[in-house]
Context: one part of a larger RNA
RNA sequence: GCCAACGAGUUAGUUGUUACUGGCAAGGUUAAGUGCGAUCUGCACGGAGCCGAAGCGAAAGCGAGUCUUAAUAGGGCGCAUUAGUCAGUGGCACUAGACCCGAAACCGGGUGAUCUAUCCAUGGCCAGGAUGAACCCGUCGUAACAGACGGGGGAGGUCCGAACGCUUCGGUGCUGCAAAACCGAGUGAUGAGCUGUGGAUAGCGGAGAAAUUCCAAUCGAACCCGGAGAUAGCUGGUUCUCCUCGAAAUGCCUUUAGGGGCAGCCUCGAGUAAAUGUGUUGCGGAGGUAGGGCUCUGAAUGGGCUAGGGGGCUCAACCCGCUUACCAAACCCUCUCAAACUUCGAAUUCCGCAAUUACUUAUCUCGGGAGUGAGACAGCGACGGAUAAGCGCCGUUGUCAAAAGGGAAAAAGCCCAGAUGACCGUCUAAGGUCCCCAAAUCAUAUCUAAGUGGAAAAGGAAGUGUAGACGCGUAUACAGCCAGGAGGUUGGCUUAGAAGCAGCCACCCUUUAAAAAGUGCGUAAUAGCUUACUGGUCUAUGCGUCUAUGCGCCGAAAAUACAGCGGGGCUCAAGAUAUGUACCGAAGACGUCAACUCGUAUACCUAUGGUAUACGUUUGGUAGAGGAGCGUUCGUGUCUGCGUUGAAGGUGAAUCGUAAGGUUUGCUGGAGCGUCACGAAGUGAGAAUGUUGGC
Numbered sequence: 001g002c003c004a005a006c007g008a009g010u011u012a013g014u015u016g017u018u019a020c021u022g023g024c025a026a027g028g029u030u031a032a033g034u035g036c037g038a039u040c041u042g043c044a045c046g047g048a049g050c051c052g053a054a055g056c057g058a059a060a061g062c063g064a065g066u067c068u069u070a071a072u073a074g075g076g077c078g079c080a081u082u083a084g085u086c087a088g089u090g091g092c093a094c095u096a097g098a099c100c101c102g103a104a105a106c107c108g109g110g111u112g113a114u115c116u117a118u119c120c121a122u123g124g125c126c127a128g129g130a131u132g133a134a135c136c137c138g139u140c141g142u143a144a145c146a147g148a149c150g151g152g153g154g155a156g157g158u159c160c161g162a163a164c165g166c167u168u169c170g171g172u173g174c175u176g177c178a179a180a181a182c183c184g185a186g187u188g189a190u191g192a193g194c195u196g197u198g199g200a201u202a203g204c205g206g207a208g209a210a211a212u213u214c215c216a217a218u219c220g221a222a223c224c225c226g227g228a229g230a231u232a233g234c235u236g237g238u239u240c241u242c243c244u245c246g247a248a249a250u251g252c253c254u255u256u257a258g259g260g261g262c263a264g265c266c267u268c269g270a271g272u273a274a275a276u277g278u279g280u281u282g283c284g285g286a287g288g289u290a291g292g293g294c295u296c297u298g299a300a301u302g303g304g305c306u307a308g309g310g311g312g313c314u315c316a317a318c319c320c321g322c323u324u325a326c327c328a329a330a331c332c333c334u335c336u337c338a339a340a341c342u343u344c345g346a347a348u349u350c351c352g353c354a355a356u357u358a359c360u361u362a363u364c365u366c367g368g369g370a371g372u373g374a375g376a377c378a379g380c381g382a383c384g385g386a387u388a389a390g391c392g393c394c395g396u397u398g399u400c401a402a403a404a405g406g407g408a409a410a411a412a413g414c415c416c417a418g419a420u421g422a423c424c425g426u427c428u429a430a431g432g433u434c435c436c437c438a439a440a441u442c443a444u445a446u447c448u449a450a451g452u453g454g455a456a457a458a459g460g461a462a463g464u465g466u467a468g469a470c471g472c473g474u475a476u477a478c479a480g481c482c483a484g485g486a487g488g489u490u491g492g493c494u495u496a497g498a499a500g501c502a503g504c505c506a507c508c509c510u511u512u513a514a515a516a517a518g519u520g521c522g523u524a525a526u527a528g529c530u531u532a533c534u535g536g537u538c539u540a541u542g543c544g545u546c547u548a549u550g551c552g553c554c555g556a557a558a559a560u561a562c563a564g565c566g567g568g569g570c571u572c573a574a575g576a577u578a579u580g581u582a583c584c585g586a587a588g589a590c591g592u593c594a595a596c597u598c599g600u601a602u603a604c605c606u607a608u609g610g611u612a613u614a615c616g617u618u619u620g621g622u623a624g625a626g627g628a629g630c631g632u633u634c635g636u637g638u639c640u641g642c643g644u645u646g647a648a649g650g651u652g653a654a655u656c657g658u659a660a661g662g663u664u665u666g667c668u669g670g671a672g673c674g675u676c677a678c679g680a681a682g683u684g685a686g687a688a689u690g691u692u693g694g695c
Stems, first nucleotide, its partner, number of pairs: 001695006011096003015093010027051003033045004055062002065077004099237002102234001106227006117201009126191001128160003131156001135152006164188003168185005203219001205215003212221001240629006250263005264372002266369006273363001276362001277359002279356008291344001292342002297338003302333003306328001308327002310324004375400007383392002405416003420594004425590003431584003434568003440581001442580006453570001459554002463551010480537005486510003491505003516531001520529002595619001598616008630684001632681006639674001641673002649668008
């Protein structure tokens, strides 16, 4: 891992509540027990007790009333407005382990020091070599000591190094030889040494050269059994079928936030029906948003006017006075701004009252059962953030959640559209119609040349289409070419110089067809080239400037070639704009057949109901509510059932039913098994790191 078997809402309570069924009913009912009967869930007695028929008050108490109160007022709870009770069955709750498995832990009583820590008792062990303390002797030496040398001696948590102990480093091993080893190097090796045997200390404890270290491969409190099915607002799992409806992820409160209580939303039952609800229309109200505005509150631009302040002048000084390219309140004019400004002010919305067949009970009340209370994205309106986030937080609508189908290449949340089943029928939606790929290589008129289409901004540009404005032009424009482009004068100043052309000031006059006190290049300064300006030549379906707009261009950098159309591929298009026709296209709509839910009507029957027919209607679905069934084991009755002429079981086949499943039959098997009705449950497995077994 697979297969098989086992594996989870049970049982109890003279408990509560509710629905259905049955008995009796202003009543209902017995309990313990007793008697009879005789093994039957029996019959009878037993009225103690309980519930109900009356309430109110804390109570005394009073009573269709009562309490409060001084009250006969007012108010509260009642009456008026009467159905209960005893059983059975189902739902739910409560108390119990209470659907099942699961802690870490807590407490009690015991078992452990054969591992290991420390200690006690008694034994054992440490090759060999090195060093050479005290002390002693001798010689020298000293006044005597001291001291020196030689010899002896053999100290030491001394040195080197086996046994023995340890484990610092490296390697191997890492389903190992091994739940800690092996190999090589290393360290201690007469000591606080190592070691055998026996003994002591015990868990709220012991031991500890101290590391939360050890106490039998376990230690921030050992192990075993018990309390015990501890508790688990947590995780996981929870077994057959079909039918009807179908949520929530919100509000308030919560030692509350991944849990609850109440409400909201779902379901089932009962009841009441009316313009009850929804939509639309009309009328009447609510409101201060969008927008607008500047009256108020503030912000804010320029100007005017004018207090006040600053500066200057005057004055020996003060005061006074005069003055101002300064600052500036208030006021006036003027461009503006605001969630916490408003003289104004919508749309939508909300409330109320009417009408309206547009829907047709969708509404409301009471009661049983829930689940939900982590939401997600998208559009619109705000806020927080950075007018960031597949971001956070509200409002509102939709979808997903709980929704399949078609489209968007692929796709929870986008667009279209809501799947009862069948059909090799028809029409459409979104979206499409060259090929992949169903349907137009459709029609008309334009645009684009960028593969734009098939990602992007500020900004930039004789890209190109359309519309328009202004100016020049056969009195010859625009561009090109030929020629001129002069004089006073080198204007003045400045400067070493400044001559059109470093800079400052001025910018006149003359000759002219025209020519600047000079547009640019250039020189040290001149010179030189050139431009404006003029003439000529040439020649127009002309030239120039500007505005608006369509489609394009640049701006444009990412990590493995193409990789920003799904691909091929596409250019008077298979791109874009506009108009039109046709077609394709879904589980949508329609058609035919069938089933189901609910309703209405009719008929029949064994009649609180059932069956049939007709018409209409419904049928996506998670949590969840409700309904109807299938099958398994056992019991009672039944078929005076089946079975060695072959039961159950196994394995094939055929067939019936919407399904769970049923029936018949071949082979196998070899002794039990079923139908129908009712009853009772150890009643259905694929999941629980499920349990046991097998492979």

This is a predicted structure of a 695-nucleotide part of an RNA (large-subunit ribosomal RNA, domain II) from Candidatus Gracilibacteria bacterium CG17_big_fil_post_rev_8_21_14_2_50_48_13. The full RNA is in RNAcentral, with records from ENA and SILVA. Rfam family: Bacterial large subunit ribosomal RNA. Taxonomically the source falls in Candidatus Altimarinota (Bacteria, Bacteria candidate phyla).